[in-house]
RNA sequence: GAAUCGCCUUAGAGUUGAUCUGGCUCAGAUUGAACGCUGGCGGCAGGCUUAAUACAUGCAAGUCGAACGGUAACAGCAAAAAAGCUUGCUUUUUUGGCUGACGAGUGGCGGACGGGUGAGUAAUACCUAGGAAGCUGCCUAAACGAGGGGGAUAACACCUGGAAACGGGUGCUAAUACCGCAUGAUACCGCAAGGUCAAAGGUUGGUUUACCAAUCGCGUUUAGAUGCGCCUAGGAGGGAUUAGCUAGUUGGUGGGGUAACGGCUCACCAAGGCGAUGAUCAGUAGCCGGUCUGAGAGGAUGAACGGCCACAUUGGGACUGAGACACGGCCCAGACUCCUACGGGAGGCAGCAGUGGGGAAUCUUCCGCAAUGGGCGAAAGCCUGACGGAGCAAUGCCGCGUGAGUGAUGAAGGGAUUCGUCCCGUAAAGCUCUGUUGUAUAUGACGAAUGUGCAGAUUGUGAAUAAUGAUUUGUAAUGACGGUAGUAUACGAGGAAGCCACGGCUAACUACGUGCCAGCAGCCGCGGUAAUACGUAGGUGGCGAGCGUUGUCCGGAAUUAUUGGGCGUAAAGAGCAUGUAGGCGGUUUUUUAAGUCUGGAGUGAAAAUGCGGGGCUCAACCCCGUAUGGCUCUGGAUACUGGAAGACUUGAGUGCAGGAGAGGAAAGGGGAAUUCCCAGUGUAGCGGUGAAAUGCGUAGAUAUUGGGAGGAACACCAGUGGCGAAGGCGCCUUUCUGGACUGUGUCUGACGCUGAGAUGCGAAAGCCAGGGUAGCGAACGGGAUUAGAUACCCCGGUAGUCCUGGCCGUAAACGAUGGGUACUAGGUGUGGGAGGUAUCGACCCCUUCCGUGCCGGAGUUAACGCAAUAAGUACCCCGCCUGGGGAGUACGUCCGCAAGGAUGAAACUCAAAGGAAUUGACGGGGGCCCGCACAAGCGGUGGAGUAUGUGGUUUAAUUCGACGCAACGCGAAGAACCUUACCAAGGCUUGACAUUGAUUGAAAGACCUAGAGAUAGGUCCCUCUCUUCGGAGACAAGAAAACAGGUGGUGCAUGGCUGUCGUCAGCUCGUGUCGUGAGAUGUUGGGUUAAGUCCCGCAACGAGCGCAACCCCUAUCCUAUGUUACCAGCGGGUAAUGCCGGGGACUCAUAGGAGACUGCCAAGGACAACUUGGAGGAAGGCGGGGAUGACGUCAAGUCAUCAUGCCCCUUAUGUCUUGGGCUACACACGUACUACAAUGGUCGGCAACAGAGGGAAGCAAAGCCGCGAGGCAGAGCAAACCCCAGAAACCCGAUCUCAGUUCGGAUUGCAGGCUGCAACUCGCCUGCAUGAAGUCGGAAUCGCUAGUAAUCGCAGGUCAGCAUACUGCGGUGAUUACUAUCCCGGGCGUUGUACUCACCGCCCGUCAGGCGGAGUUCGUACUUCAAAUGUGCCACACUGGG
Repeated sequence: GAAUCGCCUUAGAGUUGAUCUGGCUCAGAUUGAACGCUGGCGGCAGGCUUAAUACAUGCAAGUCGAACGGUAACAGCAAAAAAGCUUGCUUUUUUGGCUGACGAGUGGCGGACGGGUGAGUAAUACCUAGGAAGCUGCCUAAACGAGGGGGAUAACACCUGGAAACGGGUGCUAAUACCGCAUGAUACCGCAAGGUCAAAGGUUGGUUUACCAAUCGCGUUUAGAUGCGCCUAGGAGGGAUUAGCUAGUUGGUGGGGUAACGGCUCACCAAGGCGAUGAUCAGUAGCCGGUCUGAGAGGAUGAACGGCCACAUUGGGACUGAGACACGGCCCAGACUCCUACGGGAGGCAGCAGUGGGGAAUCUUCCGCAAUGGGCGAAAGCCUGACGGAGCAAUGCCGCGUGAGUGAUGAAGGGAUUCGUCCCGUAAAGCUCUGUUGUAUAUGACGAAUGUGCAGAUUGUGAAUAAUGAUUUGUAAUGACGGUAGUAUACGAGGAAGCCACGGCUAACUACGUGCCAGCAGCCGCGGUAAUACGUAGGUGGCGAGCGUUGUCCGGAAUUAUUGGGCGUAAAGAGCAUGUAGGCGGUUUUUUAAGUCUGGAGUGAAAAUGCGGGGCUCAACCCCGUAUGGCUCUGGAUACUGGAAGACUUGAGUGCAGGAGAGGAAAGGGGAAUUCCCAGUGUAGCGGUGAAAUGCGUAGAUAUUGGGAGGAACACCAGUGGCGAAGGCGCCUUUCUGGACUGUGUCUGACGCUGAGAUGCGAAAGCCAGGGUAGCGAACGGGAUUAGAUACCCCGGUAGUCCUGGCCGUAAACGAUGGGUACUAGGUGUGGGAGGUAUCGACCCCUUCCGUGCCGGAGUUAACGCAAUAAGUACCCCGCCUGGGGAGUACGUCCGCAAGGAUGAAACUCAAAGGAAUUGACGGGGGCCCGCACAAGCGGUGGAGUAUGUGGUUUAAUUCGACGCAACGCGAAGAACCUUACCAAGGCUUGACAUUGAUUGAAAGACCUAGAGAUAGGUCCCUCUCUUCGGAGACAAGAAAACAGGUGGUGCAUGGCUGUCGUCAGCUCGUGUCGUGAGAUGUUGGGUUAAGUCCCGCAACGAGCGCAACCCCUAUCCUAUGUUACCAGCGGGUAAUGCCGGGGACUCAUAGGAGACUGCCAAGGACAACUUGGAGGAAGGCGGGGAUGACGUCAAGUCAUCAUGCCCCUUAUGUCUUGGGCUACACACGUACUACAAUGGUCGGCAACAGAGGGAAGCAAAGCCGCGAGGCAGAGCAAACCCCAGAAACCCGAUCUCAGUUCGGAUUGCAGGCUGCAACUCGCCUGCAUGAAGUCGGAAUCGCUAGUAAUCGCAGGUCAGCAUACUGCGGUGAUUACUAUCCCGGGCGUUGUACUCACCGCCCGUCAGGCGGAGUUCGUACUUCAAAUGUGCCACACUGGG
């Protein structure tokens, strides 16, 4: 000189798409730890948390000869004796004779400290602060004294008991041992007089004395210090499923006792004392300074270090002593262990080491008293498992090292790969260095001198140059650690790195293996063939001699909320009131000073923590200083709170004057209705339901009229109207009675608010007793419904519902909202009052108080909502909540007649449960709208035969795919071979096909042989093209290799393409706005449309993809052109025909245009959009048709069109060939064709009238042949030219006459034709013959709204051939659509939701099977009669009889 005013105050995942509530989990720190893997060194610290379990062995408390008698041992001296001899030496023995000393003993002090442990203890303990009625060895200071005597006793000796431990007897002896006498006060007792109580010597020096001195001791007393005992207050755990406890208990008086107060103890007297501010009881626990954590407040903890307490094998007891009821003392008892001669004895590690045991788990039977401290001693010194050190184990904290620099062929190797490369990686090697650590050698401390001994000096006491105390100088010795720390030299990168993780939280990613298996996991979760989540590898991240895991505690957790939460719906307001204790409390004055504020003082131990410094090389660690919020004392202040006294009136109550009311209790009365009874009229049904039936009724019902009985409830008025604390209260009158409100301001003067316990009231149902019972009506009976129907519906009907008395005490007892007071914008109703204004008066209007509703601003809320009747802003008091389930259950207690109520857990289990709101989806919810969706119709399918596809079955194979709509005449626009993917058999293996490169030169073709063929063999023929002459190209052969190949798998790994919702009108975005947010708005609303089409409005304004339009065909017209098309007019010609000349008018063809836009009119509508009607027009409100398919859904379809990742096969899952199969056939289904006939069939006639196509490996005319399919033949045509090509239904006539037919044509036989290598399996067609089923089709189901349905034929693609299929084309050509949304599908609002994989959702319970646990009952066997009970007997007693 310094000792602060700074530091901290933080998250993620998980219910869901998001928000809120709420639990669960993780990231941090910590540890006396343990476990797994690994392990170089040092410093510092800690190391049985469990069995206060049992302990072998050694040590842990002794010391004093300066208290004493002494001498068992040792050393020295002396003396004596003996022996040996070297004759003066050695050895031995004896003698406490002397000295140093000293075993045992007497005596003193210490063994009450130190050391250990935490069992007990919830208060005799602990902490903090106080107090008075106490003791205190050693220590300090002071006063006084210390005179004079006595008798014993251990040791020892002898005798003796016992196995031992341990004794017994006799005899001797000393003391600072013991005991008297004397003296004695500032001691004690006593009012006083008076009485009572002590002591010890030792050592040293002088001098040898009846002496003196010093010092250590001794006695009494006082004071201090230290330690201890006692008392008081406050504080510090949980349980009420422990609510009452207490007889020495509480107090008093008097004895006793204690160091001391005290029921501490005793006698007597009184009846007290404690307790919801938690007594008592049971369970748990040593307490604190502190430690860990935390921003703090707190929470948890009490190892090590320090303070206190308790304990010492278990329990009890005292003795000694200053101090103990005593860890290493005594006695008794218990358990255990040991010895024993069986008679009896011994012991206590929760001291240090160590052992067994327990346990996940915790060390050496070490060294030393050198230091610090303690005991004894005058001292030297002795003792000290206290302590100082070392050892063991990474147990923790801290520090150091395992090398540094350079080094790119980016080596090798490993891993990945898109095969290019990339990563490990400057990493390694190599080169240049360093030397911490290590090894070796040498040296070598501090801790140790303020202590001790010796010598001296100064000084005190003293007569003293003895002696001794204090101070001081010199000197000597003393180290367990330890030859340690350190230092120096040498050697040499040499000996020294692992662990965990890598899906998110959470830093760090790939490959392979595995395939819901193996496994992982803190939570969410991962794994079912492409796993960053399992295992391994490479790489990466983190920490590092450690790293992970497990356990503990705090944190995050505002998740117990004092700081700092909540209770309408998330968990949570008691059903309501009265009221005790308690809590809180109006205005004002004075006082007090308890709370409060402030100054000073005491205490708050040290250590620790923070801060400032210092020392070990740093740090951990250690040292010094400083700070410290609590409690107490004392002085002051007095605003507020409290206490005391006084005053006040506005809170509260009260008086007076009023009116309102289903407020309560009792008594009396009333009418309507139901039912029943009696009587009349009257006849066959009534009643009931969705429809019925049971039921009632001819013995007279229902209906109707009259009379009567009885019980219960009170229509209209009647109203988010009234009253009440709530439950609740509704006909009228009377009696009794409670409360609220208004006005006034009489009186009291804070008398108030809330309210744990407590008490009362408390719907319905239920219970007990007694009545009553009309209607209704649990249970029950019957009828229906239904799969069933222990229900809903119907017919009956008992308790009950009603009354009286008594219980019960619960409800969604709800406003899911406790009570009180005050404040905080409004608007509008309604109930009860009052006042003002006005009026003749009643109204109206205004103001105000109390109640009861609605709307709404601020505010609030998670949102919904609440909003003066708060869920707003504040204060006071009470009750209640803390994840879901288990469970309002079990046990206990209280209440109850019972039913049950009140109070009220845990084990176990889950990661959620929940609230409000949002987007969708769904609804046998609702609203609006649309569609051949229904309806109205027409024609079909489903029945028959056939064709075709599918399933199934069969098979060597019947290849594969497609499966509600949206698979099934689908892929396939055409399986005899091929196709072909399947099967059988036979072949090939770099391959049928592609690329590469070395070599060679042909290849191909024709014919023959073998073979089912592929193939094999042979013969004949022949030698490619270009050239710059180097070669190049095409083709072929061929060893070897890379590779080919796969219609093999996965469409749930994919691309592309497609289907479907659906040509439905929707799907989104930017900016803005609203919302905490998901999200909303826009896109909703009013109209309108085919349409999110358009108009209007609007916190929205705009925009995009869709709609519409633009494109094509078609309907009308115009213009241009005019062959192969056309032919009006002109001409020619024919039997006839645009046949010819010609024409360009028409049709038509090819191009280009026009036209239609609600443009015009009227009405409606909002002066809109638009709708309806009309005119004109070929066409009118999108003219008709096509192409065109938003965001998306269906893991929709396709790996077999194609492409493609991964997997799989490679003399085969590839490839070639022959034959077969895809064509099977008890059956079922889909789609079609043909029919069942007269609106028809057949025959004849009329060559009636189309459109759109196709044609060269083709279409094919004429002519001829054939009944025909077809054949011969081959004009014309690459097409407005020629051909296919005769359209058919239609029309005219004839016939058939209602039949299985002159309908229908299947099937089969025979004979033919065509295509084709080939027609058996397995094609099509023709002729003749045959002539099935079928007479219009059950349940059900499909298409269609106009040139449509229906019906009729024609053409094309595929194709050698094969069409009832498919794609197109034209001809003829309708009926119906009313109401309106019942079925189906869709669109837009709205509503509910526990769904969001979205109703094919979610989800509840039983049963079946397995496992685990608990019980009940029965049977059998065994054991036993102990208790209880029963029975029998006996005894006694009593009674009766004899």